The part of an RNA shown here (large-subunit ribosomal RNA, domain II) has 681 nucleotides and comes from a Chloroflexota bacterium. Its Rfam family is "Bacterial large subunit ribosomal RNA". The prediction has a mean pLDDT of 86.
Context: one part of a larger RNA
């Protein structure tokens, strides 16, 4: 891991409802006691509950009291149904579904590990170094000091036993619940070691501790260990047959409350009630959103007017103001906490019409109270987030089916079964893959098939306006001059550095010059005219599809893929199909209504988490009946049948001695999960 077995709402008294049985303005008996024993019943017992009367705090009084001055008004009662068994649900008090703590008390047990200590013992090759004292020399007034030997100190050097355990491999289901190899420290000490003993756990928390919360028998911020005791777990995990019928919640308030609870809401079930909920139509209400405004509060903008203030000028007096500016006046704006305006829609109510229970009332049982998206209205945040955090409406949650390549919350669409039947949604119709064709028009980007600001003489519409056979526009050919090099100004300034001014002539036209260019000149060009040619030629706006703008990390990789260009992309239209468990069709099965004396019909339904309700299967026993079994029981294997299902039931084989039907009853009464628990493998 598996496979088999065990493995979780009991019981017992009290209360409450409901069913059901007895008796009934009653209703019942405890304990005891007797009887019988077929050991369980019968009988006796009326103490005691509980109802039949309530009101007041109470004297009390009484279908009434009770507050009061009250024959007023209110509270609270009267208008007859209990009561004692079983049995279901549900509370409560007990371990109260199981299994699970860290821990909290009591009383013991531990110093054979280890900490420390105490008593008595043991152990430390060898090698070096050479203290202090002695001794002799030498030295001195005499020491001292110094030379040479002797000696043999030291938590001294060096290295083995011995002990530590310092790096690094090894091992990591190991040789081993701390080793093994190299390698290091210590080795006469504050050593190392044996044997024997002593010091102990919550009560200021105990010994011990060269102090690391370390040590105290592989575990120590409080040893074991047996009790209290099934400690408590608002946590986590399990919680064992089947079909039917309905079916939530993740909200509000309160909470030492935030993952928990109360009460209310939503589910349900029973019992009762009525034209109740809804819906439509027509009136009657209240409001202050959104839009509107700009009166009023605030804000902000141009323009006039003019207080004040700045500035200048003036000795004042006053004057001036391209500066700043209330207020007024005129135009045009802005506001969740502005309004002299104001919806729609929601919201209440009233009547009428629809509407057969969705509706309210009583009551018994829950469950939920982490919700998540996604659309619309706001707020918060950055007009960020798969964000937070209201409100509205779907969906999921608890919903399966098609579509959206895969994809709880999009989009279609609500699954009783069955069918090799049909129509359709959303999407789709070249292949992968069911199904497609036509008209028209656009796209050249593989755009489609990610993405802005801004950029663009890509392309298609449409428009609106110039100029054009009295020759436009393009290109060629030619001209484009004189006063003058215009004045200033500079070193120069001659159309082209810059400041003024931009005249006049001659002409078909020709600017005191649009560029380019020179130190300044020159030189090339335009503008303007001719002519050559002959039919369209420019601006500008506004649509529709392209295109740049474009950059990410294995390897196309931003159509699902092949693959697609008059399309298999885009618009616009048009008839088809394809397409799901919708819908229809044909059979069956059940729920609730209705009608019926049933049979059966009609008509509406039959998704489902928590969770309520209703109805069965099975397993052990016991009673009561009535059966089957060595001509083979229960078990087991193999099979065929029947039932919506748990299940039953026949047959045959196998085993070899019991087992069952029907009614009622009792329950140790159903296993796949609990890091389950025992055994096997």
């Nucleotide at each position: 891991g598996c496979c088999a077995g065990c493995g979780a709402g009991u019981u017992a008294c009290u209360c409450u409802a409901u069913g059901u049985g007895g008796c009934a303005a009653g209703g019942u008996u405890a304990a005891g006691c007797a009887a019988u024993u077929a050991c369980g019943u019968u009988g006796c017992g009326g103490a005691g509950c509980c109802g039949a009367a309530g009101c007041g705090a109470a004297a009390g009084c009484g279908a009434g009291u009770c507050c009061g001055a009250a024959u007023a008004g209110g509270g609270c009662g009267u208008c007859g149904a209990g009561u004692c068994g079983c049995a279901u649900g549900g509370a409560g008090u007990a371990g109260a579904c199981c299994c699970g703590a860290a821990a909290c008390c009591g009383g013991g047990u531990g110093a054979u590990c280890u900490a420390a200590c105490c008593a008595u013992g043991g152990c430390c090759a060898g090698a070096g170094u050479g203290a202090a004292g002695c001794u002799c020399g030498a030295g001195u007034a005499a020491a001292a000091a110094c030379g040479a030997g002797u000696g043999g100190a030291g938590g001294c050097u060096c290295g083995a036993a011995c002990u530590g355990g310092u790096g690094a491999a090894u091992u990591a289901g190991g040789c081993a619940a701390a080793a093994u190899u190299c390698u290091c420290g210590g080795a006469u000490g504050a050593g190392c070691u044996g044997u024997g003993g002593u010091u102990a756990g919550u009560g200021c928390a105990g010994g011990u501790g060269a102090a690391a919360u370390g040590c105290c028998a592989a575990a120590c911020g409080a040893a074991c260990u047996c009790g209290g005791a099934a400690a408590u777990a608002g946590c986590u995990g399990g919680u064992u047959c089947u079909c039917c019928c309905c079916g939530a919640a993740a909200u509000g308030c309160a909470u030492u409350u935030a993952g928990g609870u109360g009460c209310a809401g939503c589910c349900u079930c029973a019992g009762g009630u009525u034209g109740u909920a809804g819906c439509c139509u027509a009136c009657g209400g209240g409001g202050g959103u959104a839009g509107a405004g700009c009166u009023c509060u605030g804000g902000a903008u141009g323009a006039g007017c003019u207080a004040g203030g700045g500035a200048c000028c003036g000795u004042g007096a006053g004057g001036u103001u391209a500066c700043c500016a209330a207020a007024c006046u005129c135009a045009a704006c802005c506001a969740a906490a502005c309004u002299g305006c104001a919806a729609a829609u929601a919201c209440c109510g009233u009547a009428g019409g629809u509407g057969g229970a969705a509706g309210c009332c009583u009551g018994g049982g829950a469950g939920u109270g982490a919700g998540a998206c996604u659309g619309c209205g706001a707020g918060g945040g950055a007009u960020a987030a798969g964000c937070c955090c209201c409100g509205u409406a779907g969906u999921c949650g608890a919903g399966a089916g098609g579509g959206a390549a895969a994809c709880a919350g999009c989009c279609c669409a609500g699954a009783c079964c069955a069918u090799c039947a049909g129509c359709u949604a959303a999407g789709g119709u070249c292949c992968c893959u069911a199904a497609g064709a036509c008209a028209g028009a656009c796209u050249a980007a593989g755009u489609g098939g990610c993405a802005a600001a801004g950029g663009c003489g890509g392309u298609g519409g449409c428009g609106u306006u110039g100029c054009a056979c009295a020759a436009a526009c393009a290109a060629c050919c030619a001209g484009a001059a004189g006063g003058u090099u215009g004045g200033c100004u500079u070193a120069g300034a001659a159309g082209c550095a810059g400041c003024c001014a931009u005249c006049c002539u001659u002409u078909a036209a020709a600017g005191a010059g649009u560029g380019c260019g020179u130190a300044a000149c020159a030189g090339c060009c335009c503008a303007c005219u001719g002519g050559u040619c002959g039919a369209g030629u420019g601006a500008c706006a506004c649509c529709g599809c392209a295109c740049c703008g474009a950059u990410a990390a294995u390897g196309u990789a931003a159509c699902g893929g092949g693959g697609c260009u008059u399309a298999a992309g885009u618009c616009u239209g048009u008839c088809a199909c394809c397409g799901a468990a919708g819908c229809u069709a044909u059979g069956g099965a059940c729920u609730u209504g209705c009608a019926g004396c049933a049979a059966u019909g009609c008509a509406a339904g039959u998704g489902g988490u928590a969770g309520g309700g209703g109805a069965g299967c099975g397993u052990u026993g016991u009673c009561u009946u009535u059966g089957c079994a060595g001509a083979g029981a229960a078990g087991c294997c193999a099979u065929a049948g029947c039932g919506u299902g748990a299940g039953c039931u026949g047959u045959g084989g196998u085993g070899g001695a019991g087992c069952g039907u029907a009614g009622a009853c009792a329950a140790g009464u159903g296993a796949g999960a609990a890091u389950g628990c025992u055994g096997g493998c």